Guanidine-I riboswitch aptamer, 109 nucleotides, folded computationally. The sequence was found by an Rfam model in a public genome assembly. Of the family's consensus pairs, 100% are formed in the model. Rfam family: Guanidine-I riboswitch aptamer. From the family's description: This family represents a conserved RNA structure found upstream of the ykkC and yxkD genes in Bacillus subtilis and related genes in other bacteria. The function of this family is unclear although it has been suggested that it may function to switch on efflux pumps and detoxification systems in response to harmful environmental molecules.
RNA sequence: CAAAUGGCCGACUAGGGUUCCGGCCCGCCGAUCCAGCGGAUUGCGGGCGACUGGUCCGAGAGUUGGCGACCUCAGCGAGGUUACACGGCGGGACAAAAGCCCGGGAGAC
Numbered sequence: 001c002a003a004a005u006g007g008c009c010g011a012c013u014a015g016g017g018u019u020c021c022g023g024c025c026c027g028c029c030g031a032u033c034c035a036g037c038g039g040a041u042u043g044c045g046g047g048c049g050a051c052u053g054g055u056c057c058g059a060g061a062g063u064u065g066g067c068g069a070c071c072u073c074a075g076c077g078a079g080g081u082u083a084c085a086c087g088g089c090g091g092g093a094c095a096a097a098a099g100c101c102c103g104g105g106a107g108a109c
Base pairs, nucleotide, nucleotide: 007067008066009065010064011063012062015057016056020054021053022051023048024047025046026045027044028043030042031041032040033039034038068082069081070080071079072078073077084104086107090102091101092100
């Protein structure tokens, strides 16, 4: 100076949005109730994720478990190691977004 490796899977979390559920708001004909002239419930339609939520997505650089790999041992199962890790713009998927994927990429050190 140049290059390579840095494994796989599950569960969860930070985080993420809005298909569905729920929540909130608005409107409307109707229905029911209250004994009140407007409210409540229900139905229908629309809006809001500047709604804590349920479902959903979810980390290389988060947690945890399992597998794998390697090492050791009087050995068929025990023990150990698996380090480190700053990072866009842009693009992609699903309903949508993201710490998802491109990507331990570009770049920086």